[in-house]
Molecule: Bacterial RNase P class A
Organism: Nostocoides sp.
RNA sequence: AGAGUCGGCCAGACGGUCGCGUCCCCGGGUCCGCCCGGGGCCGAGGAACGUCCGGACUCCGAAGGGCACGGUGGUGGCUAACGGCCACCCGGGGCGACCCGCGGGACAGUGCCACAGAGAGCAGACCGCCCCGGCGCGGCAUACGCCAUGACGGGGUAAGGGUGAAAGGGUGGUGUAAGAGACCACCAGCGGCCUGGGUGACCAGGUCGGCUCGGUAAACCCCACCGGGAGCAAGCCCAGACAGUGUGCGUUUGACGGCGGCCCGCCGGAGCACACGGGUAGGGCGCUCGAGCCCGCUGGCAACGGCGGGCCUAGAUGGAUGACCGUCGCCCGUCGCGCGGUGACGCACGGCGGGAACAGGAUCCGGCGUACGGCCGACUCUUCCC
Numbered sequence: 001a002g003a004g005u006c007g008g009c010c011a012g013a014c015g016g017u018c019g020c021g022u023c024c025c026c027g028g029g030u031c032c033g034c035c036c037g038g039g040g041c042c043g044a045g046g047a048a049c050g051u052c053c054g055g056a057c058u059c060c061g062a063a064g065g066g067c068a069c070g071g072u073g074g075u076g077g078c079u080a081a082c083g084g085c086c087a088c089c090c091g092g093g094g095c096g097a098c099c100c101g102c103g104g105g106a107c108a109g110u111g112c113c114a115c116a117g118a119g120a121g122c123a124g125a126c127c128g129c130c131c132c133g134g135c136g137c138g139g140c141a142u143a144c145g146c147c148a149u150g151a152c153g154g155g156g157u158a159a160g161g162g163u164g165a166a167a168g169g170g171u172g173g174u175g176u177a178a179g180a181g182a183c184c185a186c187c188a189g190c191g192g193c194c195u196g197g198g199u200g201a202c203c204a205g206g207u208c209g210g211c212u213c214g215g216u217a218a219a220c221c222c223c224a225c226c227g228g229g230a231g232c233a234a235g236c237c238c239a240g241a242c243a244g245u246g247u248g249c250g251u252u253u254g255a256c257g258g259c260g261g262c263c264c265g266c267c268g269g270a271g272c273a274c275a276c277g278g279g280u281a282g283g284g285c286g287c288u289c290g291a292g293c294c295c296g297c298u299g300g301c302a303a304c305g306g307c308g309g310g311c312c313u314a315g316a317u318g319g320a321u322g323a324c325c326g327u328c329g330c331c332c333g334u335c336g337c338g339c340g341g342u343g344a345c346g347c348a349c350g351g352c353g354g355g356a357a358c359a360g361g362a363u364c365c366g367g368c369g370u371a372c373g374g375c376c377g378a379c380u381c382u383u384c385c386c
Base pairs, nucleotide, nucleotide: 001382002381003380004379005378006377007376008375009374010373012328013327014326015325016324017323018322020043021042023040024039025038026037027036028035029034045358049369050368052367053366054365055364056363057231058230059229060228064264065263066262067261069227070226071225072224073223074088075087076086077085078084089103090101091100092099093098104222105221109220110219111216112215113214126161127160128157129156130155131154132153133152135150136149138147139146140145169187170186171185172184173183174182188212190209191208192207193206194205195204196203197202235285236284237283238282244276245275246274247273248272249271256268257267258266292311293310294309295308296307297306298305299304330355331354332353333352334351335350336349338347339346340345
């Protein structure tokens, strides 16, 4: 200097003019609802987006058992909680910094593994190799017979070759008619026992052994743990208006209700359901002080926690923050010039031109995902210079 990996921060600033919203102060008016004028404090986001998780809060629910359903899935921590975050273990990817993981179970059961291939879950013989039989051919021998070979029949084999993503451990040997963990040595794997390290998941080592017991659960499933429901249009209060009718079921032989579905049990219960028709849609609370933010010290590898101090930062409701001007700042390009350095190279200043992203609350927080402009730091690799 280039390429990359991980983490943090900002989301232009200042001033002026005009124009907005809540609240507060002053003056004036008032039909007591509020209006006008002046002034003051404050006034969008890191994602306000997605609505994917978890909660706080509100209401229903006296409370229980079972089935089904949904979610999570290594260990240890953090947190109000989570499917989140941190650290570590194992596996995989990358030269590396680092990144990824639907990370328990295939010996509970079921399913699937196309095509090719003999054979793809208890297998399998295509090409081969070996033995036997008779038949044929050739050579040797001229007694018996021996060697080699062709096709056929019978038997043995899974070492060699082939097929495939994957073929029932690997290498070397013993042995055999030829072979084979049949046996042996070493290695890998699996299992038992022991030793050491670690909170643990696991790691390292020793010893013994049948010799070796496919893959797939992001297939169904099994196991472990977790799980009431609905949601601020929740819900509470005030004012005001109206109109009931019909049908069916029911009133202790209990309709119906008890808010994810079903069953049991328990409780409440005189009304319930449907159709037609009438009135209302106004105001207030909830509504912003929070698992809040900032600074310092401190514990911890970290996530995060503790202690002390400081701060109050929208609460709208047909729904507010916009427009213009100037200066400065940031980024990009280009031209010029100075400085630093042994060098590779770097920094500062000035002129001209251009650019500034993603995007806006509506109960509030903690996360995750997605979109996006700029700056800073650490680390890895490559190259160059001394």